[in-house]
RNA sequence: UACUGCUAUGCGGGAGAGACCGUCGACCGGUGAGGGCCGGGACGCGGCGCCGAAGGAGCAAACCCUCCCCGGGAAACUCUCAGGCAAAGGUACCGCUAGCUCAG
Repeated sequence: UACUGCUAUGCGGGAGAGACCGUCGACCGGUGAGGGCCGGGACGCGGCGCCGAAGGAGCAAACCCUCCCCGGGAAACUCUCAGGCAAAGGUACCGCUAGCUCAG
C1' cells in the first nucleotide's frame, strides 16, 4: 500500500402492499340551561384482503455415494412463521468516508 474481506450509534441513496371492516372507546366538534342528542374518532382487540427487501424456512447444480434414496447445497427465486401495508421512521442492498485486514 492495490485488491479482497470485516466493522461503523458516520454521511447520502433506498421498493412493495387496505389511512379496509367490526368492536371498544380516551378524546374532539356541533347543539342544548342541563340530562341528553348528533357527527368524528387515537390506542387496544377481532376479522378478511394484501406485500417482500430485516430475521427465519424451502431447493438446483457441483460435491458425497458403485447406483438410487438419503446427505450436501446459494439467491433479490419460493414460502410468508416473524415483520409490514397514509406520512414519518426503519430494514435488504448500493455509493462515500473512517478504522482494521492484507499480496507485493

Background: Model confidence (mean pLDDT): 76 of 100. Glycine riboswitch aptamer from Rothia terrae, 104 nucleotides, folded computationally. Of the family's consensus pairs, 90% are formed in the model. The source organism's lineage runs through Bacteria, Actinomycetota, Actinomycetes, Micrococcaceae and Rothia. The RNAcentral record of the sequence draws on Rfam. Rfam family: Glycine riboswitch aptamer. About the family: This family represents the bacterial glycine riboswitch.